[in-house]
Molecule: Bacterial RNase P class A
Organism: Gammaproteobacteria bacterium
């Protein structure tokens, strides 16, 4: 100097101005008025993210369900750890991939059972011959060298396939063939390291004994009750309806008071649901900064400080200058802890690879 890997931050900046929206003891002013209490305006102070998305997981929180237990149903799947919990996260094994830094793996069981395996091929799994090699033995010939066909034997080559039933080598044989034997791989015990997944070749056994497919049934282990904040509590009209008392055709009730008349089947209280509407849940939380200390690490303990949106037609923007790299994605709606998508330009550490000077 170029390539790159991994992690970590920032998401235009100031300044004027006009507005929005929470919250404050205290000001002002107006309304109801007894304390006080609403409202408005002052002034003070807070006001979107790193994904506030997606709604894919896991929890907190309400409700609603449940004596135990076991079927059926889902969901997860190397191992240890982390954590309120996870399908997340860390360290670690194993495979794969790059020179490397690193990356990526639905990564449990195919010698419990079923099923599948297009084409192409003889045969896709209790093997099996398509073209091949052999035809030693048995048959015929026979110049005794050997020749033909056939029964058969074989699976060494070729072919086919994604895949073809261990692999080189030597002997072996008619020609093979784990048929024997060495190596090298497998599998099964052992012993050694490691919590463990697993490595190791310490030693033996076992020629070798079933190819892949469980995001196919299925098998093990583990694990999971449903519904959501429009959950849920609180207060509560108007209008219809509901329960209950007393009184009522021996006239309650009504026709302004009492009388008579007339009309009459209700009428008074009392209670308790629910609807409009308010209130509440609502943000102090598994919370942030900062230091120490324990771990490789995620991530834990202690101490010190700090309050940082909270709306319900729902605020967090307009407009003006300056000025730089010219500013992406995108906007909370109960709360949190992951994933995964979107995403302009830049900073910072740590590392690896190439070159080239000293």
């Nucleotide at each position: 100097g170029g390539a790159g890997u991994c992690g970590g931050c920032c998401a235009g900046a100031c300044a004027g101005u006009c507005g929005c929206u929470g919250c404050g003891a205290c000001c002002g002013c107006g309304c109801c008025a007894c304390c006080g209490g609403c409202g408005c305006g002052a002034c003070g102070u807070g006001g979107a993210g790193g994904a506030a998305a997606g709604u894919c997981c896991g929890g907190g929180c309400u409700c609603c369900g449940c004596a135990g237990g076991g079927c059926a149903g889902g969901g997860u799947g190397c191992c240890a750890g982390g954590u309120a919990a996870c399908g997340c996260c860390u360290g670690g094994g194993c495979g794969g991939c790059g020179c490397g830094a690193g990356c990526c793996g639905a990564c449990g069981g195919a010698a419990a059972g079923u099923g599948c395996c297009a084409c192409a091929g003889a045969a896709a799994a209790c093997a099996u011959a398509c073209c091949g090699c052999c035809g030693a033995u048995g048959g015929u010939c026979u110049u005794c060298g050997g020749a033909c066909a056939c029964a058969g034997g074989u699976a060494a080559g070729g072919g086919u396939g994604a895949a073809a039933a261990g692999g080189u080598g030597c002997g072996g044989u008619a020609a093979g063939a784990g048929c024997g034997c060495a190596c090298c791989g497998c599998g099964c015990g052992u012993c050694c390291g490691g919590c463990a997944a697993c490595g190791g070749u310490u030693c033996g056994c076992g020629g070798c004994a079933c190819g892949g497919u469980a995001a196919a049934c299925c098998c093990c282990a583990c694990u999971c009750g449903g519904a959501g904040c429009a959950a849920g509590g609180c207060c509560a009209a108007a209008u219809a309806g509901g329960g209950g008392a007393a009184c009522g055709a021996u006239g309650a009730c009504g026709c302004g008071g009492c009388c008579c008349g007339c009309g009459g089947a209700g009428u008074u209280c009392c209670c308790g649901g629910g609807u409009a509407g308010g209130c509440u849940g609502c943000u102090u939380g598994a919370g942030g900064u900062g230091c120490u200390c324990g771990g490789u690490g995620a991530c834990g303990a202690g101490c010190a400080u700090c309050c940082c949106a909270g709306a319900u037609g729902a605020a967090u923007g307009g407009c003006u200058g300056u000025u730089c790299a010219a500013g992406a994605c995108a906007g909370a709606a109960c709360c949190c802890g992951g994933c995964u998508u979107a995403u302009c330009g830049g900073c910072c550490g740590a590392c690896u690879c190439c070159u080239u000077c000293u």